[in-house]
RNA sequence: GAUCCUGGCUCAGGAUGAACGCUGGCAGUGUGCCUGGGGCAUGCAAGUCGAACGAAAAGCCUCAUAGAAGCCUUCGGGUGGAAAUGAGAUCACUUUUAGUGGCGGACGGGUGAGUAACAGGUUGGAACCUGCCCUUAACUCAGGAAUAACCCUUUGAAAAGAGGGCUAAUACCGGAUAAUCUCGAAAGAGUAAAGAUUUAUCGGUUAAGGAGGGGCCUACCCACUAUCAGCUUGUUGGUAAGGUAAUGGCUAACCAAGGCUAUGACGGUUAGCUGGUCUGAGAGGAUGAUCAGCCACACUGGGACUGAGAUACGGCCCAGACUCCUACGGGAGGCAGCAGCUAGGAAUAUUUGGCAAUGGGGGAAACCCUGACCGAGCAACACUGCGUGCAGGAUUAAGGUUUUAGGAUCGUAAACUGCUUUUAUAUGGGAAGAACUUUGACGGUACCAUAUGAAUAAGUCACGGCUAAUCACGUGCCAGCAGCCGCGGUAAUACGUGAGUGGCAAGCGUUAUCCGGAAUCACUGGGCGUAAAGCGUCUGUAGGAGGACUAUUAAGUGAAAUGUUCCAGCUCUCGGCUCAACCGAGAGAUUGCAUUUCAUACUGGUAGUCUUGAAGAUAGUAGAGGUAUGUAGAAUUCAUGGUGUAGGGGUUAAAUCCGUAGAUAUCAUGAGGAAUACCAAAAGCGAAGGCAGCUUACUGGGCUAUUCUUGACUCUGAGAGACGAAAGCGUGGGGAGCGAACAGGAUUAGAUACCCUGGUAGUCCACGCCGUAAACGAUGGAUACUAGAUGUAUGCGGUAUCGAACCCGUAUGUGUCGUAGCUAACGCGUUAAGUAUCCCGCCUGAGGAGUACGAUCGCAAGAUUAAAACUCAAAGGAAUAGACGGGGGCCCACACAAGCGGUGGAUCAUGUUGUUUAAUUCGACGAUAAGCGAAGAACCUCACCCGGGUUUGCAAUGUAGCUGCACGCUCUAGAAAUAGAGAAGCCUUAGAGGGUGCUACACAGGCGCUGCAUGGUCGUCGUCAGUUCGUGUCGUGAGAUGUACGGUUAAGUCCGGUAACGAACGCAACCUCUAUCAUUAGUUGUACUUUUCUAAUGAGACUGCCGUGUUUAGCACGGAGGAAGGUGGAGAUGACGUCAGAUCAGCAUGGCUCUUACACCUGGGGCUACAAACGUGAUACAAUGGGGCAUACAAUGAGCAGCGACGCCGCGAGGCUGAGCAAAUCUCUUAAAGUGCUCCUAAGUUCGGAUUGGAGGCUGCAACUCGCCUCCAUGAAGUUGGAAUCGCUAGUAAUCGUGGAUCAGAAUGCCACGGUGAAUACGUUCCUGGGCCUUGUACUCACCGCCUGUCAAGUCAUGGAAGUUGGGGGUGCCAGAAGCAAUCUUAGCUAACCUUCGGGAAGCGGAUUACCAAGGUAAAACCAGCAACUGGGACUAAGUCAGAACAAGGUA
Repeated sequence: GAUCCUGGCUCAGGAUGAACGCUGGCAGUGUGCCUGGGGCAUGCAAGUCGAACGAAAAGCCUCAUAGAAGCCUUCGGGUGGAAAUGAGAUCACUUUUAGUGGCGGACGGGUGAGUAACAGGUUGGAACCUGCCCUUAACUCAGGAAUAACCCUUUGAAAAGAGGGCUAAUACCGGAUAAUCUCGAAAGAGUAAAGAUUUAUCGGUUAAGGAGGGGCCUACCCACUAUCAGCUUGUUGGUAAGGUAAUGGCUAACCAAGGCUAUGACGGUUAGCUGGUCUGAGAGGAUGAUCAGCCACACUGGGACUGAGAUACGGCCCAGACUCCUACGGGAGGCAGCAGCUAGGAAUAUUUGGCAAUGGGGGAAACCCUGACCGAGCAACACUGCGUGCAGGAUUAAGGUUUUAGGAUCGUAAACUGCUUUUAUAUGGGAAGAACUUUGACGGUACCAUAUGAAUAAGUCACGGCUAAUCACGUGCCAGCAGCCGCGGUAAUACGUGAGUGGCAAGCGUUAUCCGGAAUCACUGGGCGUAAAGCGUCUGUAGGAGGACUAUUAAGUGAAAUGUUCCAGCUCUCGGCUCAACCGAGAGAUUGCAUUUCAUACUGGUAGUCUUGAAGAUAGUAGAGGUAUGUAGAAUUCAUGGUGUAGGGGUUAAAUCCGUAGAUAUCAUGAGGAAUACCAAAAGCGAAGGCAGCUUACUGGGCUAUUCUUGACUCUGAGAGACGAAAGCGUGGGGAGCGAACAGGAUUAGAUACCCUGGUAGUCCACGCCGUAAACGAUGGAUACUAGAUGUAUGCGGUAUCGAACCCGUAUGUGUCGUAGCUAACGCGUUAAGUAUCCCGCCUGAGGAGUACGAUCGCAAGAUUAAAACUCAAAGGAAUAGACGGGGGCCCACACAAGCGGUGGAUCAUGUUGUUUAAUUCGACGAUAAGCGAAGAACCUCACCCGGGUUUGCAAUGUAGCUGCACGCUCUAGAAAUAGAGAAGCCUUAGAGGGUGCUACACAGGCGCUGCAUGGUCGUCGUCAGUUCGUGUCGUGAGAUGUACGGUUAAGUCCGGUAACGAACGCAACCUCUAUCAUUAGUUGUACUUUUCUAAUGAGACUGCCGUGUUUAGCACGGAGGAAGGUGGAGAUGACGUCAGAUCAGCAUGGCUCUUACACCUGGGGCUACAAACGUGAUACAAUGGGGCAUACAAUGAGCAGCGACGCCGCGAGGCUGAGCAAAUCUCUUAAAGUGCUCCUAAGUUCGGAUUGGAGGCUGCAACUCGCCUCCAUGAAGUUGGAAUCGCUAGUAAUCGUGGAUCAGAAUGCCACGGUGAAUACGUUCCUGGGCCUUGUACUCACCGCCUGUCAAGUCAUGGAAGUUGGGGGUGCCAGAAGCAAUCUUAGCUAACCUUCGGGAAGCGGAUUACCAAGGUAAAACCAGCAACUGGGACUAAGUCAGAACAAGGUA
């Protein structure tokens, strides 16, 4: 890398009281402060009744004043009598209303703060109340005393009052009457009322009942938290009381000491509950806007009054905060009603019309009131419907985009022609909604008709995968995108723009939230050997589960019926708006609860019985089971003594250490502590931890056999309890050996380690703590069932035997293998991880973290319980293919070893780095760069630098125009290119063409960039033996097999065997050269001829033959023959692939880039520089040598601008001359080492030749930078080379010379040729590289891998913390408004009743007490915020130090 699994993250769907971005035609129906229960200006939201009452005002009426319009007019006026002013009358009539009185302001409307239960939902219940309404029965008699209004006086700014006087009632009071009313056992006692109006009603009182409404109680259901485990004193119950409409500790007295709680009390946090709504296949999950039911609240807290009903949203009293008015004395207010304002916020509407409808209050009614309600307005906020046209139309227009330049596409799209008019606009008509004579806000609305004209109407998001839809340009890890994976570093389908395409559409997209997918909390429907997950083990409480039979019961369970499960909603059917949304009707469902009846299989209860589960009795049996005591021998150490002498000890190697003061070694004796060799074993025992010399005592459990006994007595087990290795802790002992810490010695870059020498705690014993381990079989306990095979331990039985042993069987334990089955796989497999049942424990991504805080335990160490913020998109398991290992096995190679000769030291040559320079052109960089590209840089080459010039260009193709101009020559200037001048000057043909030049345009040109865009070629692993395919088979799969195993080979070469059988590319062979021979042919070879030689064809070698070995074979070894023997030697030939290996500068080529220059021409310079470093070589350092003289033997090659003989000149390089040769003929061409003789004799030399001076030669336009050669002279370094390292296995190394390519000239390089010609290989332990098999792996960019921690830097969240700030609640104490209750008061005041007229009763008032809100105060607890400083944590391309883990990770 790929695979299977586990497991989280993310997406596609639906939904919303939404918000934001872009856009926006219409209509209908809905919906619209989710935030500050923050604060509110202004208006409205609860009044009504004159048929309850007194009173007032206005009108009507009469009179007076004054007299309009209109009509008539003789214009003098007349008539007319509206409106106005004043006065009167109160009889009648009409209207209005401040007050008394009645009913209603407890409904309707708003909001969700509080409330986890005095709430809600459902089902039941008994001890209650009930205005208006309905039904029934009875009554409604006769009186009394006041008081508002009003008048007068008066206080105050106001709000609001005070005093005096008059008056009415359906207001108030007593009396009468009365029971089917109340009290009472009864007798008996007590108890009501209201009239109005004008002829018929409406009222009033009492009683009984109803309907509807309300109060109370029970059961079940109803959020999270145990890091809240104990709570409670009116608390729980009782007695007799009080209180209430009513039960009740509701309240107080007395008595008792109870009550609640692990089925979660108490505490904390959050929250209105429900019908329903959203989602989902369902079960569920989430939610509680609009509509409906209930509850709670009304600025905050407390309180009562009135009333049928309130502890009262638009009432009252008190306290507090806030706002407003004020004359500073005092007052007023409460939008969580409808609008509206302000604030907050991402965010939510008009200070609208009407009571026409529905409903409500009052009224006899008309009617009045109604921000309930009905409507309209604003908002794409949601749902639904409609439209933005339809048909034809190809020169497929222009234009855009793209292109392989042909085309393709936008696209029948447009233009153009014809048609239609939904919608929009205009005009006309015009409803239903009215039930009921009247009455319509909506509304001139819906709807209908007519007219005009395609006219008025399309956007938004996406296009890498998931996911439908792609191209171009720009950008260049920048700008940016992103739901997840991820995209962007010069060819971006992912960024931005354009074109095109896809989706949806008056919307589209984003954000937020919920459900789904998620079987990802698993009831339906998951898991726990290794992925997260079995408590360390056992005993046992509650609980859960439980053997066989009979009877009974009917709690669970099942069935039926009845009641209920509000309306709406949901489902189905039908219907009404043109359809739909929406609305109406009917049916269903509402899975629940309750009651009654029935059934009785199963579960439960009760009663009885049974023996198989369990237990016991009896007889045996094995064992390191436990506790305690005693004791034995070996060994270590120490002490003492003897012998004995220089070392010992220790290690990879050493040292510290011990020892001449006598060690180590050895012998004897003694002391002391700890542990128990052999037996001994995958053996045994125990619940686990664990248990080992022997003996004794006590003691637990198991197993077996046989009958007997009890009669379900059982299993599991939250909490709880007991045991629980090692280390550690406390107290006291003990201490031989070992041995944390510590010390020293080593090792090392360091070494706080591994190794060594010592050594304290500890290890041991007794007692007491701790309570944890990879406490593991990583596997909870119990029961039953489901093939076997084979060991082992213990018991028993059978057969057999004299007795054993063998054999057969059975039970319990403990191992191995294995079938079915299971498992992701590995594996498990009667000792289950199989098939089932029961009970318990535990898990839910990784990290943070088994951490923090809190609590419990502990002497401490610490243990148990146990989070969150934040970060990531993974973390993990098993198996697979590779790669790697300081893992293993086998094998190979000049890989090592054995040898020979070198390099590294010197001088020089050459290449590279570096430096320098105007330039020192460029490339190549471990192996696989560096005498490489370059088979040859003085100019040229040439790409570099400095100058001088050219611009369609040196060369190419095409078009158009012009020219008769070309090429070449001479002269001048110049460094040349070039420029100027001069002379000379076309062909074929008469259509013009060809060549050449000039001009213009297309274009040329580039050794400019990218070898990481490429082709081709090459290097390397490696001439290593490997790399694959088809079919089949195995595996869920990646993959495996084949290609592994045993032999063998140079070889995956061959053979045997084999779930494989075949095949391909490689290996080998085929090709070339060479060694031997034969045949043929021979010139230029050979004096001659065989031969040699030359060059053409053949032969020959195949483990063919013999022997031995191995299983047959393959093959190996030995031998014969042969020139050659086991691929004879050498070459060419290089599998799949690796190294983004090298090359854009050989060539080709995509893209980018330059175009009077990055192109082209030319002169000179440079590539040849030179403190230094490296590579490859040459020559040496000498005597196996050097010098001199003489002398022998090759092969390959090359040659016409060439090789150049002979001869002559020169010391020489060379020169002159030029025979021969396009070559087996001529030339280069004398080979050298060698051999013979001689000198040198160990010396920086007769070695070595660098360097330098002088003089020459050759090539070439040219030899200064910068060539080669010769002669004379000079004569450096160097005396065999540190660490390290290279080549070579036979005609090889070493050594000697020769030739060739390139080339005018210029090799120590390169490529070839022959001469002379060795040494060694035991062998595969090690080093290097490679092949095969196997093993481990946390690697796959593949060990140059991965990865951990400290430190340093930045960011983020969090713990602790001196302290500080805030919050709610509780406790103790102080204080005590309003109010209610109780008590007291007759000192103040008073109409009804009584009175003996004095007064009484009663009330008002006042005081005190109890309760009690806000408030004050004290101590403590809890929660939250902030915090100097501090702790760890997470994250962040390239920081520091080490190297812990992964391989035996180098000390497992």
Predicted 3D model of a 1452-nucleotide RNA (small-subunit ribosomal RNA) from a metagenome. Its mean pLDDT, the model's own confidence on a scale to 100, is 83. The sequence is in RNAcentral, with records from SILVA. Rfam family: Bacterial small subunit ribosomal RNA.